[in-house]
RNA sequence: ACGAACGCUGGCGGCGUACUUAACACAUGCAAGUCGGACGAGAAAGGGCACUUCGGUGUCUGAGUAAAGUGGCGAACGGGUGCGUAACACGUAAGUAAUCUGCCCUGGACUCUGGGAUAACUUCUCGAAAGGGGGGCUAAAACCAGGUAGUACCCCGAGGCUUAAGUCACGGGGGGGAAAACGGGCCUCUGAUUUAAGCUCGUAGUUCUGGAUGAGCUUGCGUCCCAUUAGCUAGUUGGUGGGGUAAAAGCCUACCAAGGCAACGAUGGGUAGCUGGUCUGAGAGGAUGAUCAGCCACACUGGCACUGAGACACGGGCCAGACUCCUACGGGAGGCAGCAGUGGGGAAUUUUGCGCAAUGGGCGAAAGCCUGACGCAGUAACGCCGCGUGGAGGAUGAAGGCUCUUGGGUCGUAAACUCCUGUCAGGGGGGAAGACGGGCGUGGGAUUAAUACCUCCACUACCCAGACGGUACCUCCAAAGGAAGCCCCGGCUAAUUCCGUGCCAGCAGCCGCGGUAAUACGGAAGGGGCAAGCGUUGUUCGGAAUCAUUGGGCGUAAAGGGCGCGUAGGCGGUUUCGCAUGUCCGCUGUAAAAGCAUACAGCUCAACUGUAUUAAGCCGUGGAAAACUGCGGAGCUUGAGGCUGGGAGGGGCUGGUGGAAUUCCCUGUGUAGCGGUGAAAUGCGUAGAGAUGGGGGAGAACACUUGUGGCGAAGGCGGCCAGCUGGACCAGUUCUGACGCUGAGACGCGAAAGCGUGGGGAGCAAACAGGAUUAGAUACCCUGGUAGUCCACGCCGUAAACGUUGAGUGCUAGGUGUCGCGGGUAUUGACCCCUGCGGUGCCGUCGUUAACGCAUUUAGCACCCCGCCUGGGGAGUACGGUCGCAAGGCUAAAACUCAAAGGAAUUGACGGGGGCCCGCACAAGCGGUGGAGCAUGUGGUUUAAUUCGAAGCAACGCGCAGAACCUUACCUGGGCUUGACAUCUGGGGAACCUCUUCGAAAGUUGAGGGUGCCUUCGGGAACCCCAAGACAGGUGCUGCAUGGCUGUCGUCAGCUCGUGUCGUGAGGUGUUGGGUUAAGUCCCGCAACGAGCGCAACCCCUAUCGUUAGUUGCCAUCAGUUCGGCUGGGCACUCUAACGAGACUGCCGGUGUUAAACCGGAGGAAGGUGGGGACGACGUCAAGUCCUCAUGGCCUUUAUAUCCAGGGCUACUAACGUGCUACAAUGGUCGGUACAAAGGGUCGCCAACCCGCGAGGGGGAGCUAAUCCCAGAAAGCCGGCCUCAGUUCGGAUUGGAGUCUGCAAUUCGACUCCAUGAAGUCGGAAUCGCUAGUAAUCGCGGAUCAGCAUGCCGCGGUGAAUACGUUCCCGGGCCUUGUACACACCGCCCGUCACACCACGGAAGCU
Repeated sequence: ACGAACGCUGGCGGCGUACUUAACACAUGCAAGUCGGACGAGAAAGGGCACUUCGGUGUCUGAGUAAAGUGGCGAACGGGUGCGUAACACGUAAGUAAUCUGCCCUGGACUCUGGGAUAACUUCUCGAAAGGGGGGCUAAAACCAGGUAGUACCCCGAGGCUUAAGUCACGGGGGGGAAAACGGGCCUCUGAUUUAAGCUCGUAGUUCUGGAUGAGCUUGCGUCCCAUUAGCUAGUUGGUGGGGUAAAAGCCUACCAAGGCAACGAUGGGUAGCUGGUCUGAGAGGAUGAUCAGCCACACUGGCACUGAGACACGGGCCAGACUCCUACGGGAGGCAGCAGUGGGGAAUUUUGCGCAAUGGGCGAAAGCCUGACGCAGUAACGCCGCGUGGAGGAUGAAGGCUCUUGGGUCGUAAACUCCUGUCAGGGGGGAAGACGGGCGUGGGAUUAAUACCUCCACUACCCAGACGGUACCUCCAAAGGAAGCCCCGGCUAAUUCCGUGCCAGCAGCCGCGGUAAUACGGAAGGGGCAAGCGUUGUUCGGAAUCAUUGGGCGUAAAGGGCGCGUAGGCGGUUUCGCAUGUCCGCUGUAAAAGCAUACAGCUCAACUGUAUUAAGCCGUGGAAAACUGCGGAGCUUGAGGCUGGGAGGGGCUGGUGGAAUUCCCUGUGUAGCGGUGAAAUGCGUAGAGAUGGGGGAGAACACUUGUGGCGAAGGCGGCCAGCUGGACCAGUUCUGACGCUGAGACGCGAAAGCGUGGGGAGCAAACAGGAUUAGAUACCCUGGUAGUCCACGCCGUAAACGUUGAGUGCUAGGUGUCGCGGGUAUUGACCCCUGCGGUGCCGUCGUUAACGCAUUUAGCACCCCGCCUGGGGAGUACGGUCGCAAGGCUAAAACUCAAAGGAAUUGACGGGGGCCCGCACAAGCGGUGGAGCAUGUGGUUUAAUUCGAAGCAACGCGCAGAACCUUACCUGGGCUUGACAUCUGGGGAACCUCUUCGAAAGUUGAGGGUGCCUUCGGGAACCCCAAGACAGGUGCUGCAUGGCUGUCGUCAGCUCGUGUCGUGAGGUGUUGGGUUAAGUCCCGCAACGAGCGCAACCCCUAUCGUUAGUUGCCAUCAGUUCGGCUGGGCACUCUAACGAGACUGCCGGUGUUAAACCGGAGGAAGGUGGGGACGACGUCAAGUCCUCAUGGCCUUUAUAUCCAGGGCUACUAACGUGCUACAAUGGUCGGUACAAAGGGUCGCCAACCCGCGAGGGGGAGCUAAUCCCAGAAAGCCGGCCUCAGUUCGGAUUGGAGUCUGCAAUUCGACUCCAUGAAGUCGGAAUCGCUAGUAAUCGCGGAUCAGCAUGCCGCGGUGAAUACGUUCCCGGGCCUUGUACACACCGCCCGUCACACCACGGAAGCU
């Protein structure tokens, strides 16, 4: 933007538009007739009159009317449709000297004399009908004959025009084809009696000339797709004769010739009416061809002609066909792609309307008739345009809705209310324009003999005519009264919240939303957009520079042909002369109208319409110019080529020849292995291998030289010699004179593999065989081995045929190698050095590129030619064609499917990539776990319940620093409902205490006692009871809505920022590099300079010393002593606990860059962060926790809350983790004996003493603790026994008897004594901890706690071994590299198979 359709909605008007599909079939009506002034004939009904036998008849009228016929004109226009058509069909410009043209106009001439018929009508007759036949009558402007006329035509002469074939006038001769009347008036002419055969006017007729209009034919140019359509053509191309047409022509025909068309696309196939225009676009273009207009084609389908000026004829004819209808079955009728309308098809397209009033058409002299053309109305928001649905005021910001942080916000001046207005719709009244004209009449003109007639003009009061329509418009009345919806609100894209839902339901144009807080689904509120419409779908153009003429690309994204030679074509150096093709300007013609544009105007505006003006292309013609292009002529030498002289080269082909190696054969020596691999085996070998010496044969390839060295167009080319042969390069300048470049087709060359025929065959080696490897191993490895590899001839024609870079030419900084040739300088000479040309490399400026990169060997700046590309897959496939012996090659789609595929670069992560480095990571060691019994936690199972959480490391002696009740969240049962707990309101009572009923308890009943504190005397505060409601409560859910806290990587050394700078950007740099460190620790360097969070240090404990202080601690010296620091005394020491000192690579030596630092040493209690702790960067794991706490949302509210009793968390187990105790002699047991540290204690620790075998009991001193108590440390040491055994090891389990705590130890505590005396004799695969006061081992204390540790947290005693080292396992850090990963390798991803379905092929069987 639309001829639209669909969904929701819908007030009015104007102007337009309306079967895009079935050119499918059609009922019914209408759409082409008209003329009596061409002709003949001619009703009826009705009415009047007369007659009547009342049956009717006659006559006048109706009426020369209707209907029919002859004849003329029209019917070839108008209207419809787009089937066909790729064509002179259309557009445009020409031609017709190759033509026609009714009606119309101009001019000239004419219209004479005759004739015979035929419809209608009448009669007979056939047929169901449609229709027809025979006889008879009749007219014409119907038909025919004769006459007359000329320019049909032929011949002769002369002229004009034309390029010409020719054509146009003229003169003469030959020749021969016309005609029709009708109407009105009149007597001037003629004949004459009124009058017509006369005159006159009009119409009609014939002929000729010209015009106008229309048409035919011809030509140039333009006009879709497919080359997977490449050859087509016998009337085909041309000629001659003949025919034919209005007219040229193979238009037709006979003969002759063999042509004609085609890569500038013939022929064939597909699609399509063409155009003015329309839509879009800045334009160039692209798409389209409804309405309106021009042309064409068609009229049920196919064919044919007739009539006619014109048709091969929409509402004519004939034949054939299909279909429909009628039929008496013999035969007939029909053609809506005219207007309405029907069925059908379809997503879809209107009334079987009114009128000829206007415009236009046909006929007619005219009146008039006809006209589904047309003018109008109807249906449809289908489109465009206009208008309305009210305006102003109005804040208690009403009610109500929505939301809410509960304060509010918003719908919202919106409503109500007040005051106005009156468009549209409604009612009443008035009421057009569109009508010009015709008739009659009057006047004038023209004509005429005429005042008739006819005709023209003017006037008019009269007559006739409006479908639309009582419509537009105007006016009055009443009344805000009757008139708003649709889509959207995640981004693009203007507009946001709540509820519901919970990867469901659904949305979606693209990206994408939805898995419990959805601005994306559905609803609501609010908002945004448009508005009588709004959305959706479809289609076209745009955006799309995404087919690129304007205006793209091809190294790596899609894209350079494998390479050459060369045809057509395209492009082409320089000077000069000429022409004027392109180029430039003017003019003429045309480019229909409408449309578009501009201006003005008419409908109230606009849409719509009118008037005027412009614009565009093409043909023709004229002209100046001559620079450029082109063409022609003549030159030039720089492009190109030729000549002479040189050297370089794995360039090609053919023939010959050489040595090394391999293998085979013969032979000698010689003996047991050889060979092969990661390790083996197959294999070879005692029939003598391998090894080694000698001899012989065969085939293939040419070590070293060998080089980003050379040659070739590419493929490619490598021993040596010879022959033949191609190209390039350098130097010289004598020659030719643009001879050039590119190159569609065509032609040739073209690695390897492969194919054919014939040779050859040593080595190697697809296939194949065997051995290994492996889960398998149709592989990699090994032993063999055939095609093949080689030669000759012939095919194939492809490669990552790659520089992934077509060829040519010119121009645009350099530096440095190397190959070939030359010049200069220099030298005895070879080098070196400077320089020219050609080749081949590297680096790099400008420039370029998406970046990487390229960069005089261009991917730079330009020109020219060729090839190729246009998202991925399907697919370089199918089909077709063609080539090939085949394999296959070349050419080359579509359906369908995806929302990407891809390039370059960046940051990470990862790698069975690399480099550097660290860690109890490995290694070296010590001790364990895994086996046993028990303890404890988990899983699983069970259960009424076994509450819940934690899940690799980083869940599992974890939350739990302690489940008999409580705890407790679980289960069963019994209660309760403002609640066990908080705040508020009202009423009552102090609180509270004692006794008591029922009950398992919670609870409940009754009785009694008790009157406190403050006070402004009203009351109040705390507490208890009762009542109602706001509310309480929840260990209910969501740790994936959260805060906080915690774990982990990891005490790993990292993580970032500002400014600058580099990059289009993501990003980089800094932070990388060289050293060094435990460390991004420090130093040096550096487009970086600084800074922050981490590291370290600052803090605590500990190791040494000092100062201060001296009780409850200590005792060296003095005195006393009950011998105990007990007492006096003292504070030196130990210790206590506060403050200090000390350690900083500070000093010395060496190494190192005069650095950082490292190594060694001295001193020192301690030495290189002395040891230990606290301290955990940016972040990761949606890690853990809603059951510590806090908290959003959801859920619950006589229950998921709350109280109580009992039970459960303690069950059972072939599973797992963490521990304890052991298996013993480095031990067990008995006796004796020594030395800690750190803690705790008044609801407590508890001494002495007594009792008990013991757990413990009694008892009561001391201690609120450097004072008293727990408290005996144990291993150790000394001595005795045990003697290798299931034991004097080990202690599980069980029986009995007890103690303690507690309301209560049955489920379910700990301990003691007596008895019992299980497994277990050092633990498979695997696995854990530890580097020094550590591991190991020994005991002690504490928290929790009435009671209950083998757990946890601390304390001290005794006290080792080992570390070569960093290859490997695990984890980590830095740099680098590859990447198709980014949820980041637990990634990504390929194929088969299994199951289902679909399509195709085959098939036993069945039919």